The prediction has a mean pLDDT of 81. The RNA shown here (transfer RNA) has 73 nucleotides and comes from a Pseudomonadota bacterium. It matches the Rfam family "tRNA". The family's RNA type in Rfam is transfer RNA. RNAcentral holds the sequence, with entries from ENA. Lineage of the source: Bacteria > Pseudomonadati > Pseudomonadota.

[in-house]
């Protein structure tokens, strides 16, 4: 210094440009139980790394730029 692949809930990850941003653990609450797990229900919790941009409409597409990884020099 050059390509390239990730970043989305506390953690692992989905998610054609419009439908409400979702799924599993995980937490909380209740129900079951003599307790507990374990099973069932129902809630909480996201400004989609960051900035600008294009679009009527952007997590998605452009462009800068963090931050990790892989590959070449």
């Nucleotide at each position: 210094c050059g390509g390239g692949g990730c970043g989305u809930a506390g953690c692992g990850c989905a998610g054609c440009g419009g439908u409400c941003a979702g799924c599993g653990c995980g937490u909380g609450c209740g129900g079951c139980u003599u307790g507990g797990g374990a099973c069932c229900g129902c809630a909480a919790g996201g400004u989609c790394g960051g900035u600008g941009g294009u679009u009527c409409g952007a997590a998605u597409c452009c462009a800068c730029u963090c931050g990790c990884c892989c590959c070449g020099a």